[in-house]
The RNA shown here (c-di-GMP-I riboswitch aptamer) has 88 nucleotides and comes from a Deltaproteobacteria bacterium. The organism belongs to Myxococcia, within Bacteria. The sequence was found by an Rfam model in a public genome assembly.
RNA sequence: AUUCGUUCAGGGCACAGCCGGGGUGACCCGGUGUCGCAAAGCUACGGAUCCCUGUCGCAAGGCGAUGGCGGACCGCCGGGUUGCCGAA
Numbered sequence: 001a002u003u004c005g006u007u008c009a010g011g012g013c014a015c016a017g018c019c020g021g022g023g024u025g026a027c028c029c030g031g032u033g034u035c036g037c038a039a040a041g042c043u044a045c046g047g048a049u050c051c052c053u054g055u056c057g058c059a060a061g062g063c064g065a066u067g068g069c070g071g072a073c074c075g076c077c078g079g080g081u082u083g084c085c086g087a088a
Stems, first nucleotide, its partner, number of pairs: 002088004012037002017032006035075001041081003045078003049072003052068007
């Protein structure tokens, strides 16, 4: 350096729920919590899913089609990138 993650050691992160706050919303931030995670570090690049919104269609709730120099999400999958310990 490459590949691998089973072992050692130091550890790290923090699901759901609850509390407070932000947002139309998806969701996000802080606290609590600890389901799990060898990248559950970072990144919205590709796909998936979700939210908002315009137009059109359907008998309504709503659903479907299509558009947005709109958004969310990395703990959905993949890509990119950085990293601890060791094993081969």